A computed fold for a 470-nucleotide part of an RNA from an uncultured bacterium, annotated as small-subunit ribosomal RNA, 3' major domain. It matches the Rfam family "Bacterial small subunit ribosomal RNA". Gene Ontology terms of the family: ribosome and structural constituent of ribosome. Its mean pLDDT, the model's own confidence on a scale to 100, is 84. RNAcentral holds the full RNA, with entries from ENA.
Context: one part of a larger RNA
RNA sequence: UGACGGGGGCCCGCACAAGCGGUGGAGCAUGUUGUUUAAUUCGAUGCAACGCGAAGAACCUUACCAGGGCUUGACAUCUGAGGAAUUCGUUAGAGAUAGCGAAGUGCCGUAAGGAGCCUCAAGACAGGUGGUGCAUGGCUGUCGUCAGCUCGUGUCGUGAGAUGUUGGAUUAAGUUCCGCAACGAGCGCAACCCUCGUGAUAUGUUGCCAUCAGGUAAUGCUGGGAACUCAUAUCAUACUGCUGCAGCAAUGUGGAGGAAGGUGGGGAUGACGUCAAGUCAUCAUGCCCCGUACGCCCUGGGCUACAAACAUGCUACAAUGCCGACUGCAAACCGUCGCAAUACCGUGAGGUGGAGCAAAUCGGAAAAUGGUCGGCUCAGUGCGGAUUGUAGGCUGCAACUCGCCUACAUGAAGUCGGAAUCGCUAGUAAACGUCGGUCAGCAUUACGACGUUGAAUACGUUCCCGGGCC
Numbered sequence: 001u002g003a004c005g006g007g008g009g010c011c012c013g014c015a016c017a018a019g020c021g022g023u024g025g026a027g028c029a030u031g032u033u034g035u036u037u038a039a040u041u042c043g044a045u046g047c048a049a050c051g052c053g054a055a056g057a058a059c060c061u062u063a064c065c066a067g068g069g070c071u072u073g074a075c076a077u078c079u080g081a082g083g084a085a086u087u088c089g090u091u092a093g094a095g096a097u098a099g100c101g102a103a104g105u106g107c108c109g110u111a112a113g114g115a116g117c118c119u120c121a122a123g124a125c126a127g128g129u130g131g132u133g134c135a136u137g138g139c140u141g142u143c144g145u146c147a148g149c150u151c152g153u154g155u156c157g158u159g160a161g162a163u164g165u166u167g168g169a170u171u172a173a174g175u176u177c178c179g180c181a182a183c184g185a186g187c188g189c190a191a192c193c194c195u196c197g198u199g200a201u202a203u204g205u206u207g208c209c210a211u212c213a214g215g216u217a218a219u220g221c222u223g224g225g226a227a228c229u230c231a232u233a234u235c236a237u238a239c240u241g242c243u244g245c246a247g248c249a250a251u252g253u254g255g256a257g258g259a260a261g262g263u264g265g266g267g268a269u270g271a272c273g274u275c276a277a278g279u280c281a282u283c284a285u286g287c288c289c290c291g292u293a294c295g296c297c298c299u300g301g302g303c304u305a306c307a308a309a310c311a312u313g314c315u316a317c318a319a320u321g322c323c324g325a326c327u328g329c330a331a332a333c334c335g336u337c338g339c340a341a342u343a344c345c346g347u348g349a350g351g352u353g354g355a356g357c358a359a360a361u362c363g364g365a366a367a368a369u370g371g372u373c374g375g376c377u378c379a380g381u382g383c384g385g386a387u388u389g390u391a392g393g394c395u396g397c398a399a400c401u402c403g404c405c406u407a408c409a410u411g412a413a414g415u416c417g418g419a420a421u422c423g424c425u426a427g428u429a430a431a432c433g434u435c436g437g438u439c440a441g442c443a444u445u446a447c448g449a450c451g452u453u454g455a456a457u458a459c460g461u462u463c464c465c466g467g468g469c470c
Stems, first nucleotide, its partner, number of pairs: 008470006015461002019424005026315008034306002042053002064301007073125001077124002079121005086103007107114002127290002130288003136284002138279003141275001143273001148187006154163003167178003193267004198236007208225002212223003239261001242255005317417001321376007333364003338357002343352003383414001388409007430453007
């Protein structure tokens, strides 16, 4: 000077408390450990690993294993020789690959030759998801969106250092004010950016329809309109500006006006640093190692195993419910290798077919919780749906290992969960559905986004946890 204290003071945070809903018990999904295995590739390991890298393991991916093969190599540059490139067929084989046959003679150029591509040969070299994240760059997590971290000059101290940055107030804030051997400054805070909320102006198609007219079984359907909604731009608006009270001030606490009030809500934005934190498997890279193999190709298998344990979720245990019929209201997003309507076939998954749409025009598209009516009457049930059987559908060269979906049958555990533990302060929690990325297919149990319905509670800071200042 820091750090630490079951030392003190002050102050914050869903930290506790007050509430609401969960997890921990069940079944299943996913990840991990462990075990097994020829292999179950590798990494991530308290918070900050464990629905994590993986925004999608049947082959491929794929890095692992077994077997079959190659050795200048799947890929790059250079040298020599030959050939147009290329396309098709056939034989052997699991395929990689090997053999045979056929078609084919391009472009630039003054004929030589050149560019590109293919084959062969030799070697320089290629190649390595091999090791080291404790040799590194880059990127990232975390403390923490916490309010801190420093510098110049001056002053003080032999010096390490101190001062400033402490003190009194105040703030979400080292925010601001007052004071002061300090005076200033930088990185952070805030603001500037995006979005939601209000208004004005401009522009009205593919969007809109108040007024006028026409028309339909019905519909902005048509003429037309530019009001409204909406869309896209530009601008305005909030500043403690005004006002009462308190205060030296900063500021606090009420009020008015206002769509919004004291940072209006949300996002992006992460200081100096900490954890030799994570990543050599995104990439790059030093050193080490392999180089007839630790490289490369192929077929099949594995990553999907299963006594057990943990983590994160989904679905439930029912009547505020379940089932059936009818009916009402979104936002955001996606679509030409695509989205696909009407119609027809099928109980259904789906099939046939293809109007329209590169989309404010057409399509995906049915929103669901909700409302109305009817049934069920407290039971392991008309709750719950695991598991299994049979028959089918789709994608794809191929669903045995190992995909998803449908129908019929089957109908397990489960009657609200021990110790313990998690999230959330408002359009939030909880409940409900919708879409997207990845993608041939496969997640409406993951992840990301979107709207719909829509609460309760906060006395307070003694205690638990984390943090800031003295």